[in-house]
This is a predicted structure of a 613-nucleotide part of an RNA (large-subunit ribosomal RNA, domain V) from Metrosideros polymorpha var. glaberrima. It matches the Rfam family "Eukaryotic large subunit ribosomal RNA". A reference for the family is Yusupov et al. (2001), "Crystal structure of the ribosome at 5.5 A resolution", Science. Clan: LSU clan. The RNAcentral record of the full RNA draws on SILVA.
Context: one part of a larger RNA
This record gives sequence, C1' cells and structure tokens, in this order.
RNA sequence: CGGGGAAAGAAGACCCUAUUGAGCUUGACUCUAGUUCGACUUUGUGAAAUGACUUGAGAGGUGUAGGAUAAGUAGGAGCCGGAAACGGCGAAAGUGAAAUACCACUACUUUUAACGUUAUUUUACUUAUUCCGUGAAAUGGAGGCAAGGCAAUGCCCUUUCUUUUAGAACUAAGGUCCGCGCACGCGGGCCGAUCCGGGUGGAAGACAUUGUCAGGUGGGGAGUUUGGCUAAGGUGGCACAUCUGUUAAAAGAUAAUGCAAGUGUCCUAAGAUGAGCUCAACGAGAAUAGAAAUCUCAUGUAUAACAAAAGGGUAAAAGCUCAUUUGAUUCUGAUUUCCAGUACGAAUACGAACCGUGAAAGCAUGGCCUAUCGAUCCUUUAGAUCUUCGAAAUUUGAAGCUAGAGGUGUCAGAAAAGUUACCACUGGGAUAACUGGCUUGUAGUAGCCAAGCGUUCAUAGCAACGUUGCUUUUUGAUCCUUUGAUGUUGGCUCUUCCUAUCAUUGUGAAGCAUAAUUCACCAAGUGUUGGAUUGUUCACCCACCAGUAGGGAACAUGAGCUGGGUUUAGACCAUCGUGAGACAGGUUAGUUUUAUCCUACUGAUGAUAGUGU
Repeated sequence: CGGGGAAAGAAGACCCUAUUGAGCUUGACUCUAGUUCGACUUUGUGAAAUGACUUGAGAGGUGUAGGAUAAGUAGGAGCCGGAAACGGCGAAAGUGAAAUACCACUACUUUUAACGUUAUUUUACUUAUUCCGUGAAAUGGAGGCAAGGCAAUGCCCUUUCUUUUAGAACUAAGGUCCGCGCACGCGGGCCGAUCCGGGUGGAAGACAUUGUCAGGUGGGGAGUUUGGCUAAGGUGGCACAUCUGUUAAAAGAUAAUGCAAGUGUCCUAAGAUGAGCUCAACGAGAAUAGAAAUCUCAUGUAUAACAAAAGGGUAAAAGCUCAUUUGAUUCUGAUUUCCAGUACGAAUACGAACCGUGAAAGCAUGGCCUAUCGAUCCUUUAGAUCUUCGAAAUUUGAAGCUAGAGGUGUCAGAAAAGUUACCACUGGGAUAACUGGCUUGUAGUAGCCAAGCGUUCAUAGCAACGUUGCUUUUUGAUCCUUUGAUGUUGGCUCUUCCUAUCAUUGUGAAGCAUAAUUCACCAAGUGUUGGAUUGUUCACCCACCAGUAGGGAACAUGAGCUGGGUUUAGACCAUCGUGAGACAGGUUAGUUUUAUCCUACUGAUGAUAGUGU
C1' cells in the first nucleotide's frame, strides 16, 4: 500500500419450503365476558277502571203464504176466568218447509246484579328490597305562652328564642322537698328545660335488584384454519374424477401447464320386440313466366340418419313409418376394463324365476359401442308374521339383518378468511433476484448467389428473396456453482488489453479533373475533450477540435471514495381494499465495519558480499 487470498464479521433479513409460528385485521370457523329482551322467581297490602269466566234474574226474534213478529225441540187434547150462565185461547179445518192453548227443556243475542277467580291499566301504602348521610341528637302527634294573617269569629292557617363587629361562658340562678348536723354548714331528689311514641334521619319502592331457563347481539376477549399442481412463487388455468382423436414409433402399454374437442346432462321413448320401407343430393316432368313447399320418374355403397364431443359401426338395418308393450323387473354367484390383479364406476357371458314381442327361430337384465359418477358414521324408506333387549310373559319402544335414498367435483370422501416493510424459526443452491459457465433462438457482425437501385449499366458503391458462418459488449431459454452471504446500480480515481480503425503514418479502388468525400489494405504507436438536463447506463442538445471510434478485464475497481437512485424501520399524496394493509405510482429523512498475517505491487531506509572508478 490496498490487486488477490472468490479475506474476516453473522447457521442470508431477499426468495421458496414446512400439513412450523407469532403481531394485527375482518364479511373466516367455533366459543365467550358483557349487554339487551322474554317467562318464572325474589314479591307483600289496598282502591278504582276496563275485560274474561261462573251463578241468578229479566228482555228479544217480521222472506212469502198463513187473522199474525212461527228462534228450536219434546209431551199434548185440553187449558184459563167465573158460584153458575157464559166468555176467551186452543184442538179439528186451513196456510206453510215447520202450527200455535197449556206444561217443560235447549240454544243464540242483549241488559243487569252478586259472590268469587283471573288478566290488563292507573293510583296509593311500607314491612321485603335498593340508594345516600350521621359521633345513629332534635323526628311524628298532642298541648301551653306569644306574634301575625283573612275575614266574618273557629274544633282555622302560618311562624315562633341565637345573625354588624374582636366580649364572656358550660356540673344553672332560683324555687321546693328530704337527710345529717356543733344551727355556721354539708349532701341528695324534683321543677326550672311540657307530655306521649317499641321508627336513627332522608330518597325510592313491589318497580329496580337477585336467581334459573331461553332468544338476539357480541374481533371487547379466546382458540384455530386460511387445499394441491405449477419452467421459483404470485396472477391466469385445471393438465385434481372422467371421454374421443392425435402425439404413440402398424399387438397392448407409454410423458409434458403437448395439440384439437367434450362430460356432471337428456329420454315412457330417444327403451324392448315385430313388420313394411330406404336415406342425402342432383337431373327430367306436372304445356307455354317466376324461390321453396307438393306429386311422378330416373340415378343413387350411404355423400343421410342414429339426443350430445370425436372416432368406430350400420341398408329388406342399428336409419324412417306403424303395431303391441315395460326385460329400465326379481334372485345370487363368475368374468373384463382401470388395477395392487383392492374398491367404486362401467361392461360381458351364463343359471333360477316372472314376463314382453313375434307365425316362429329367436331377441330383450335400458339407451348401436367407447363418457354421463360416490366409502365409514349418522338420518330416513322398504322387506320377513325374522333375531336380541340377559327370571318368565304381553304391548310400546330400542338395537340388529338385507336392499335403496340424503354426499363428499380437492371426485379412495377434513366442516375453515386475510395481512405483515415490525416480523420469527426449520431447511433449501431440490427453488427465484447479481456475476460466471453451456447453447445462440433473439441481438450484433461478416461472407456466397444476384431480382433490383445506381440517367444507360447486377457487382464504383449498394442490395431484396434465399443461404453459410462468426462473436458473447443485447436479451431470452437451461438451471451447472454459490442461501453456516463472493457486499447488490451509477459516478469519481487508476492500470492494462482487444480491433469489428474516428483521427494521425504508408497504400490500392471510385460514378477520384482539383478540393472534398466514399470503399478497401498494412496497422492499436499516439489521441479520442469541455458543458446544459437526468441518480441514471442510455438518450437528446450546445461548444471547441486533427478527431470528438467501439469494447473487455467476476456487467474490472466500496477493508479505494461517494451514497444521488433502488431496498428495512418514521412520514405525505394519488389509487385499490370493509379492514389490517398493498402499490416495477410519485415524494421526504435515513449508521457504509476491520489489515497486526501471506503473496503481488509502490515508495522510503538499511545490511552483507563481489566488482569498477
């Protein structure tokens, strides 16, 4: 002295990860203190009003017809007044859906009364209860003396001892009674200071309050969660359960966030069987004008149709039109696919029934084939004259067995929101943000060919469409190294290197007359500046100049500087978010550590030996 030791400091704070946390937020999930509301309770005594119920007593009832105001039903040929005569109401007849006197019962509407019960509202009481105060001392009633009031004399009402200022004081003066006594005095009771009261004074009060149960609210408080895949993560998407074609390399199988498309349905026929028929399209004709629909003929291997994606399949059918139906039914096993040869789903071939259709052979256990879907636990439905409920028996109820349904799409199936720049921890170079390495699409640059440009003329100079290289000063892609850290932008300082040469030396060519310029060669010796603006690299502008070329060195260079910018913690604005907060949006303030070692280099000082003078 600061080039290197990818120097030291610190198990990276950025990023990812973990079925690891914490702080904070809220429309997350589940609770909760508190609060609020309701019922009962704590909770007692009266009065009034308005309702309801019970009991009693009254009153009432108009369609038309029928003498007429028929609530309804049952009995009923008599009943009432009168001494009698007789009179009246019925019966009969008649009207009407129903017939009446008399006796009895039952409704409905309404009035009123009573005793209760009960509800609601208003109001009163005080003893529960609540609150406030005091050294629990002055409260309620009555009475006395006195003063005042209004009025028409009282059985009324109110008040009633202290209030300028610095005084003094409290076992009373006085009266009366009693006791002792030396008649000097000493001691005591009562009144003086009214009496009575079993309420310490006041406020509230059956409301507050308390208890139990139920509902609401409840980031005030607590606990917890906040999927997966993934060219880091996030955003997007679903490649998470499935189907078709292709990738896929002619058996089968075969990956990627490969490519092109589909599925969570639909159908009592679009299922089953039988019969008849043939589709799409084009041509000709239906006289002579017009698009299609309609009719006839001819051609017609499917160019149609078969619910839907695609592929396969299908012609006296699997299509179209008719006819009849429910096999889209019941009961087990076996097999194929996916596959662990587990489950589910889907499918295949039989067996035992019961049946459909067809003349019959036959076919039919859903859809022509390949997709169209779901465990345990719980709940619920159906079934058997079933099993268990532990002493026996009946019933209810409960629990079993078999077959279904209610659903998990994260589809072999947890019930679950955010934020963190205040952050933490475990790990990771299995994983991002610098440099470096590989490759070179992109970028830059140089050739080849020559359609054109160059007034004419491809090649003085250029050069499209094509094509071949090179470089690693662009940027992608890959993810090799580094997460127990290689200090991360730009500028300043300083050194060296390259040439793809801007200028300067020497040359060749020109669409080089000169001047100026352009193309090219040898060539890196030397030079390549000063400013405005911006943190800028970059970009743009001004000026001088012979000229103001391009790059590398871990995007050279922070134990060399700086710290303007990015990129912690504090703040402001815009936007977004309910919020905590966020923001490749803007702004402001923000700690830059260490050389005593080795080596390289620079400078200074010295030591020894040799040699020369």
Background: The source organism's lineage runs through Eukaryota, Mesangiospermae, Pentapetalae, Myrtaceae and Metrosideros polymorpha.